[in-house]
About this RNA
Small-subunit ribosomal RNA from a metagenome, 1395 nucleotides, folded computationally. Its Rfam family is "Bacterial small subunit ribosomal RNA". Rfam links the family to the GO terms structural constituent of ribosome and ribosome. Its mean pLDDT, the model's own confidence on a scale to 100, is 82.
């Protein structure tokens, strides 16, 4: 403060009602006059005067107080009411109007006054309930709690005081701190709630700050007083004045909040008898789109779909009926007229009324700030009147240009690094509209604090475990009560608001009336099921008792053997020990080994078991003593005695601490040896605390079942431990069954999933504990505990958009299983060393053009010019080539001369066609629109290609399954070269791959027979298919057959298949090729081609000459030739295949040592040519040397191609004759017609081949096998990985920034205690000074009363001292957080390389 009560413990001016009364005296004083002081504010003295001011007396109902009696109520105390009697003292009480009357006086009326009784209103006080956060505030309190007696107040009361007692409040939160006016209501929400307390209304508090009282019905008083303080102002410096959190207004602060307006016309207030006065209340106008509501900015028609803009695939689309044009209307605004409601009263006039006045009533008059406003009539005129945000998703709305991780955007996700619907602009669109966006705040969504309505095995979350206090909850039954509960009635829950129904403003907002609601609180009545209380009963929960058995349960004492170590002695000799390997270490002073004896400490092998036991931690040799608990059977006893448990209290592994012992082994620290880049580690040799005992402390662990306790219920199956019952048995024991433990599997259920499942994580009840994003942080600070280490309780700033769980698919593992591959192994030959060739890097250069980096003697199947893209220099600009248009010329073109390096320039000569006579064609020139670019982007692209990899995989449909990602199929058992096939199976099928179909080759048949062939026949030669002839053979080239695990045996699951065999030219894919799944690498290529965008346009285009791509300290790759005797050299002899040939291959012959030249038959090819095959074989020489090996290099002389061979070609001859004697670490290829070796051909080219692509000749070795290296496939496992291990990721250090803790101190604020001080003021006492009213007195004077003054208590500011708390700041210091590319290591994640 709200709500409901109480006041019998109280007051109440003005107002209403009833009753009674209003009498008689007195003394002053302001204004005023006057004098004085002061700058002023103001003050003082003298004089006069009045009362509804002040004082005295009379009258009086009653009130107050005391005593006694009766009634009502109450458990008592007490409370309340009525009556009777008695005593004491006090207070107050007149004015005005009208009328009659000369006046006195009378009448009457109004207002006021006094007492009193009530009412109404307002207020005071008391009580119940309710009303923010912090426990890192846990104890607070001396007038404190109560009593008694006084005082005080309107009134109860420690409200105040004296005395007495020691109480009172507190975990249901005292005390302290922080924050805050409370409410009706408002916003939000489905509600429950949450937030809030503007306007309006109720209550409270305050009025510059602090204190105080006076007056009064009411104040401790916003526009009163006094004091103190701060501040401002005036001053003559002596003194004074002030309080806008009233209305306007000013300054300041701020993101931000109005006019120094009009009027009292209405409503209301104050005063007044009234007129009336006053009122920054109020009512009005002004300012502000601040909010709500209403209206307009026009309506109809209008397609050549105008122009312009934008886009475009260039066709068009869109803006868009939009505009223009035509036809209308007239709101607002403008001009000119009319013009309110709000006004009815008081009042004035007249009348009724009355004897009269008044009251009351009737008629008339008058009263408007707003305001000439609302409203209304007329006129003109589409004329003056549209913006804001947004357009990637959420979220309605899309394109272009610019920009280029810049500028910017952003609520969230994010966007922007050259094609941005996300930035900026534009066009278009969307949404609202006199508004639209932004920002801030609150609620919602958020079931994200969960009352309604959440959770805790693994995501955050069960205290390490017991005992137990408060509290919460509690078995069956009877009766009673009525607190909870339910229901009915009643009072209240202000008005306004919200809601409903009506009504009034043209509508609406707004306003008015009525109703409902307000879930609340009080009172009364009823019910008695449930909960609670009270009384009684019960036995099922719980406990007790009796009799058993089980157990590493606990504590204490004693005993035992094995082993280690040490000591003594014996035997014995050179090592032992230790490791991945070693060393440190021990040992000739005798170790290790072995035997005997002894000492000492610690731990108890086997039994031993997901066995037992305990609350947990934990407990293990044997025996004894003491002792706790559980359990079985019996069913005697008690009779709910129970469950849980905040605080509290006890126990509590290891390590650690204290004191004192003990010490065999082991072992932090430490030392040494290794390992290593390092190694403060892992390994080794030693070794001290500790480990052991006693007593005390510590109180934490992944103290875990990561699962709190108790009770009940909910399928089973199967072990095991303890006890019992039944049956069978001589017995051991087996079977069935009950209870209590302890395991495994599993149904329903549950769960995010994993899992769990009668020992629940199921279904329920009760109680406790705990959680609320990650980090900061279980940290700081404070408190408590501890000797310490530390524990416990426990934040914030700041920072991030995640952190995390379970499961899925991949990938990966110094995880596992199975399998394959020239992967290793077994072999053969190489590379790496030499020389050369070639490519790359690097360097150099004017340039050494560019690209590619696993896959590269790659693009390039061939750089002297060209190529050519690079460089230097010289030229050129419609251009070296091409299209369109316009103009122009008659050429174009060819030849020649000159200059020049050439391109080119220039000169000379020659030199068009058709034609309707206009022109056309063609070509050149000029201009223009297009050009050109090996310039950029392969990370904008197409196409093509490489690689994994010819690896066996990659998927789909339907079904099933899972919340889902996904799984199943595709896994499993076999088998295969193969996801090849078979079997099984919640899968059944299918596709792309595999295989097959295609080509070559190996055998045969058929057909065909020239250019091929030649058996037989004939001719012919020195010889020769040379000729006739033939197509048998070879061959050629077309077609067909053949091979399929088809047959046999064995193995295997009666399968697939494998092994062996037969036959066969060929046998299990016969050999080789072509063929490359889904995909990966932003792999490669813009320099093949195509292409978006960008850039360039007298140049990055084009032409030309020369140079360069060929450089050379060096490094790497790939090759060639070698190092020799399996060879070299000389001579002779033999045998291929596949190709090529007219810008061509070229025979024979001649010349040359040769390269080659000359000549040119033949051949467009099974015909002719290239063309000689070589190794091989036969024979001769060489004899192990840098050689008769090897050939680089160099010199000289040549040949060929080509305009040209210098930079920079190939080849030939002669001469020269370097390195090299088989190659370190390392590394490559190959499994059969293969490696190795030998030559031949071709493409490219004018020429240039050790490269590339093909061809044949000769022709091996080896494979035990899959442990290991590499790569791959399948299954499984772990994962913190998913740009996927070249992953991820940790900590120190260095640098920058940020917030924060400590900190000698220092500053400020709040506050406690002890003192000092004490203004104003109330009260007490005093009051010798002063004193009109009353009393006494003739008077003087005295008394009563009062005032000033003094003093005491209390007390504000102020001051001193000492504590405590909060905040700021601080040298220095601690950790923390954040930050594209820093340093050091590699701790974690895989067995993460030491789990």
């Nucleotide at each position: 403060c709200g709500u409901g009560g109480g006041u019998a413990a109280u007051c109440u001016g003005c107002c209403u009602u009833g009753g009674a009364g209003a009498u008689u005296g007195g003394g002053a004083u302001a204004a005023c006059c006057u004098g004085c002081c002061g700058a002023a504010a103001g003050g003082c003295g003298g004089g006069c005067u009045a009362a509804u001011a002040c004082c005295g007396g009379a009258u009086a109902c009653g009130u107050u107080c005391c005593a006694c009696c009766g009634g009502a109520u109450u458990g008592u105390g007490g409370u309340u009411u009525g009556g009777u009697g008695g005593a004491a003292g006090g207070a107050a009480c007149g004015c005005a109007g009208c009328u009659c009357g000369u006046a006195a006086g009378g009448g009457u009326u109004g207002c006021g006054c006094u007492c009193u009784a009530a009412g109404a209103u307002g207020a005071g006080c008391c009580c119940g309930c309710g009303g923010u956060c912090c426990a890192u505030c846990a104890g607070g309190u001396a007038g404190u709690u109560g009593g008694u007696g006084a005082g005080g107040u309107a009134a109860c009361g420690g409200c105040u005081c004296g005395c007495c007692a020691a109480g009172c409040c507190u975990a249901a939160g005292a005390c302290g701190g922080a924050u805050a006016g409370c409410u009706g209501g408002u916003c939000u929400g489905a509600g429950a709630g949450g937030a809030u307390g503007a306007u309006c209304a109720g209550c409270c508090a305050c009025a510059c700050u602090g204190g105080a009282a006076u007056u009064g019905a009411g104040a401790c008083a916003u526009g009163g007083u006094c004091c103190a303080g701060a501040c401002u102002c005036c001053u003559a410096c002596g003194g004074g004045a002030g309080g806008c959190a009233g209305c306007a207004g000013u300054g300041g602060g701020g993101a931000a909040u109005u006019u120094u307006g009009g009027u009292c016309a209405a409503u209301g207030g104050a005063c007044g008898a009234a007129a009336g006065u006053u009122u920054g209340a109020a009512u009005u106008a002004g300012c502000g789109a601040c909010g709500c509501c209403g209206c307009g900015u026009g309506g109809g028609u209008g397609a050549u779909g105008a122009a312009g803009g934008c886009c475009u695939u260039c066709g068009g689309g869109u803006u868009g009926u939009a505009a223009a044009g035509c036809c209308c209307u007239g709101u607002c605004g403008g001009a000119g007229g009319g013009g309110a409601c709000g006004a009815a009263g008081u009042c004035c006039c007249g009348g009724u009324g009355u004897a009269a006045u008044g009251a009351a009533c009737c008629g008339g008059g008058g009263u408007g700030a707003c305001g000439g406003u609302a409203c209304u009539c007329u006129c003109a005129a589409a004329g003056g009147a549209a913006g804001c945000a947004c357009c990637g998703g959420u979220u309605a709305a899309c394109u272009c240009u610019g920009u280029g991780c810049c500028a910017g955007u952003a609520g969230u996700u994010g966007u922007g690094g050259u094609a941005a619907u996300a930035c900026a602009g534009a066009g278009g669109g969307u949404g609202c509209u006199a508004g639209c966006g932004u920002u801030g705040u609150u609620c919602g969504g958020a079931a994200u604090u969960a009352c309604u309505g959440g959770g805790c095995g693994u995501a955050a979350a069960g205290c390490g475990c017991g005992u137990g206090u408060a509290g919460g909850c509690g078995g069956u039954u009877u009766g009673u009560u009525a607190a909870g509960u339910u229901u009915c009635g009643u009072g209240u829950g202000a008005a306004a608001g919200u809601c409903c129904u009506g009504g009034g403003u043209u509508u609406a907002a707004c306003c008015c009336a009525g109703g409902a609601a307000g879930u609340g609180c009080g009172c009364g009545g009823a019910a008695a099921a449930c909960u609670g209380g009270c009384a009684g009963a019960c036995u099922g929960g719980a406990g007790u008792g009796u009799c058993g058995g089980a157990g590493a349960g606990g504590a204490u004492g004693g005993c035992g053997g094995a082993a280690u170590u040490c000591c003594c002695g014996g035997u014995g000799u050179a090592g032992a020990g230790g490791u991945g390997a070693a060393a440190u270490u021990c040992g000739u002073a005798g170790a290790u080994a072995u035997c005997g004896g002894g000492a000492g400490g610690a731990a108890c092998a086997c039994c031993u078991g997901u066995g037992g036991u305990g609350a947990a931690g934990g407990c293990g040799g044997c025996c004894a003593u003491c002792u706790g608990g559980a359990u079985g059977a019996c069913g005697a006893c008690u009779g709910a005695c129970g469950c849980u448990g905040a605080g509290a209290u006890g126990c509590g592994a290891a390590a650690g601490c204290g004191u004192g012992g003990g010490u065999a082994g082991u072992a932090a620290a430490c030392a040494g040896g290794a390992u290593u880049a390092g190694a403060u580690a892992c390994c080794c040799u030693g070794g001290u605390a500790g480990u052991c005992c006693a007593c005390g402390c510590u109180g934490u662990a992944a103290a875990u079942g990561a699962u709190g306790g108790a009770u009940g219920c909910u399928a089973g199956a199967u072990g095991u431990c303890g006890c019992g019952g039944g049956u069978a048995u001589u017995g051991a024991u087996c079977c069935c069954u009950g209870c209590g433990g302890u395991g495994u599997c599993g149904a329903u259920g549950u769960u995010a999933a994993u899992g769990u499942a009668u020992u629940a994580a199921g279904c329920a009840u009760c109680c406790c504990g705990c959680c609320u994003g990650g980090g900061g942080a279980g940290u700081a600070u404070g408190g408590c505990c501890g000797u310490a280490a530390g524990g416990u309780u426990a934040a914030a700033a700041c920072u991030c958009a995640a952190a995390g769980g379970a499961a899925u698919u991949g990938a990966c593992g110094g995880g596992g299983g199975c399998c394959c591959g020239c992967a290793c192994a077994a072999g053969c030959g190489g590379u790496g060393g030499u020389g050369c060739a070639u490519g790359u890097g690097g360097u150099u250069u004017a340039a050494u053009u560019c690209g590619a980096c696993c896959a590269u003697g790659c693009g390039a199947a061939g750089a002297a010019c060209c190529u050519u893209a690079c460089c230097u220099g010289g030229g050129u600009u419609c251009g070296a080539a091409c299209g369109g248009c316009a103009c122009u010329g008659g050429a174009a073109c060819a030849c020649g001369g000159c200059a020049g390096a050439g391109a080119u320039g220039u000169c000379g000569u020659g030199g068009c066609c058709c034609g309707u006579a206009a022109g056309g064609g063609u070509c050149g020139g000029u201009g223009u629109c297009g050009a050109g670019g090996u310039g950029c982007u392969g990370u904008a692209u197409g196409g093509c290609u490489g690689u994994c990899g010819u690896c066996a995989g990659c998927u789909c449909g339907u079904g099933u399954u899972g919340u889902g990602a996904g799984a199943u199929g595709u896994u499993g058992g076999g088998u295969u070269a193969a996801g090849u096939c078979c079997c099984g199976c919640a899968a059944c099928g299918a596709g792309c791959g595999c295989a097959a179909c295609c080509c070559c080759u190996g055998c045969g048949g058929u057909u065909a027979g020239u250019u091929g062939c030649c058996a037989g026949c004939g001719a012919g030669u020195u010889a020769a298919g040379u000729c006739g002839g033939g197509c048998a053979c070879u061959c050629u080239a077309a077609u067909c057959g053949g091979a399929c695990u088809g047959c046999c045996g064995g193995u295997g699951u009666u399968a697939a298949a494998c092994c062996g065999g037969a036959g066969g030219a060929a046998g299990g894919c016969g050999g080789g090729g072509a063929u490359g799944a889904c995909g990966u690498c932003a792999a490669g290529u813009c320099c093949u081609c195509a292409u978006g965008g960008c850039c360039u346009u007298u140049a990055u285009g084009c032409c030309c000459a020369g140079g360069g791509c060929u450089a050379c300290a060096c490094a790497c790759g790939u090759g060639c030739a070698a190092c020799a005797a399996u060879g070299g050299u000389c001579g002779g002899u033999a045998u291929a295949g596949a190709g090529g040939g007219c810008u061509g291959c070229a025979a024979c012959c001649c010349c040359g040592u040769g390269a080659g030249g000359g000549u040119g038959a033949g051949c467009c090819a099974a015909u002719c040519c290239c063309a000689a095959a070589a190794a091989a074989c036969c024979g001769g020489c060489c004899u192990c040397a840098g050689u008769u090996c090897a050939g680089a290099u160099u010199g000289c002389a040549g040949u060929c191609u080509g305009u040209a061979a210098u930079u920079c070609g190939a080849c030939u001859g002669c001469a020269u004759g370097g390195a090299g004697g088989c190659g370190g670490a390392a590394u490559c290829g190959c499994u059969a017609g293969u490696a190795a070796u030998c030559g031949c051909g071709g493409a490219u080219u004018a020429g240039u081949a050790u490269g590339c692509c093909g061809c044949g000749g000769u022709g091996a070795a080896u494979a035990c096998g899959u442990u290991c290296c590499c790569g791959g496939g399948c299954c499984u496992u772990g994962u913190a990985u998913a740009u996927a291990u070249c992953g991820c990721c940790c900590g120190u250090c260095a640098c920058a920034c940020c917030a924060u803790g400590g900190g000698a101190g220092u500053c400020a604020g709040a506050u406690g205690c002890u003192c000092c001080a004490g203004a104003a003021g109330u009260g007490g006492c005093u009051g010798a000074g002063c004193u009109a009213a009353c009393c006494c007195g003739u008077a003087a004077g005295g008394g009563a009363g009062g005032c000033a003054g003094g003093u005491c208590c209390c007390c504000a500011a102020g001051g001193a001292g000492u504590g405590c708390c909060u905040g700021g700041u601080a040298a220095c210091u601690g950790g923390g957080g954040u930050g594209a590319a820093g340093u050091c290591g590699u701790a974690a994640u895989a067995a993460g390389g030491u789990a």